[in-house]
RNA sequence: GCUGAUAAAGGCAAAUUCGUCGAAAGGCGGAGACGCAAAGCCACCGGUCUAAGGAACAGACGUUCUACGACAGCGGGGUUGCCAGCC
Numbered sequence: 001g002c003u004g005a006u007a008a009a010g011g012c013a014a015a016u017u018c019g020u021c022g023a024a025a026g027g028c029g030g031a032g033a034c035g036c037a038a039a040g041c042c043a044c045c046g047g048u049c050u051a052a053g054g055a056a057c058a059g060a061c062g063u064u065c066u067a068c069g070a071c072a073g074c075g076g077g078g079u080u081g082c083c084a085g086c087c
Base pairs, nucleotide, nucleotide: 001086002085003084004083011036012035016031017030018029019028020027021026034073040079041078042077044076045075046074047071048070049069053066054065055064056063057062
């Protein structure tokens, strides 16, 4: 530097569930393992989710739009790194 087949030292942990925070999406902690070779980290690009606040409409109930909220386990990009094999 390249690659990730059974491995090996180890790591992470989907659904579900309990607690907790949040308007929600979702986050965090416990239980739990579907999977993962970056399923470590960063919202830079695209995408997706939510809509408290704001806006439009409405007599009202409400409806629609909107990220400054979120997803790194949707794709790309950036960055750091373990093990093994090959060179």